[in-house]
About this RNA: Model confidence (mean pLDDT): 84 of 100. A computed fold for a 74-nucleotide RNA from Candidatus Caldarchaeum subterraneum, annotated as transfer RNA. The gene name in the source record is tRNA-Asp-GTC-1-1.

RNA sequence: GCCCAGGUGGUAUAGCCAGGUUAGCAUCGCCGGCUGUCGCCCGGCGGACCCGGGUUCAAAUCCCGGCCUGGGCG
Repeated sequence: GCCCAGGUGGUAUAGCCAGGUUAGCAUCGCCGGCUGUCGCCCGGCGGACCCGGGUUCAAAUCCCGGCCUGGGCG
C1' cells in the first nucleotide's frame, strides 16, 4: 500500500441483507418488595447506534469519505 471483518448504554450482544413500533436482551447502577439482617429471588427506573457528508417524507440500517480495532496479502 491492497483486501476482508468489526465499531450499538459502564460491559457483552441482537437488529443492518429487505429503511418506518418508545432501539431488544443479558449484565451493571439506583429504588422498592421479600427477609430478623445480608444475599438469593421478584418488580420498577436509569443509561447506547465511531465521526462527517449525501439520498429519502423518514437512516443504527442505503451510498461516499474518514478514524479506530482485529485478520490476511505484498

It matches the Rfam family "tRNA". By type it is a transfer RNA.